RNAcentral holds the sequence, with entries from Rfam. Predicted 3D model of an 89-nucleotide RNA (c-di-GMP-I riboswitch aptamer) from Pelotomaculum schinkii.
[in-house]
RNA sequence: AAAGAGCAAACCUGGCGAAAGCCAGGGACGCAAAGCCACGGGUCUACGGUUGAGGUUUUAUGCCGACUAUUGACAGCCGGGUUGCCGAA
Numbered sequence: 001a002a003a004g005a006g007c008a009a010a011c012c013u014g015g016c017g018a019a020a021g022c023c024a025g026g027g028a029c030g031c032a033a034a035g036c037c038a039c040g041g042g043u044c045u046a047c048g049g050u051u052g053a054g055g056u057u058u059u060a061u062g063c064c065g066a067c068u069a070u071u072g073a074c075a076g077c078c079g080g081g082u083u084g085c086c087g088a089a
Base pairs, nucleotide, nucleotide: 006031007030011026012025013024014023015022016021029076035082036081037080039079040078041077042074043073044072048068049067050066051065054064055063056062
């Protein structure tokens, strides 16, 4: 090469979670590591926290906004690490 397998995006249903998202079932856009690991970069979320020299004015332990991952999430964003199936002439 070939063949046999494998995984499963969006979306739907049920469950978990504050959310991002995750789990199970259905479903296939794709995938040769779309197996596994948040180590580097990146992205997402903000329960909690910070903020009054942001807004609101009902004056304040409020609400809105902004910021925040040392602690959340993404391995199907990129890099790295690690394990691994088939493989003819």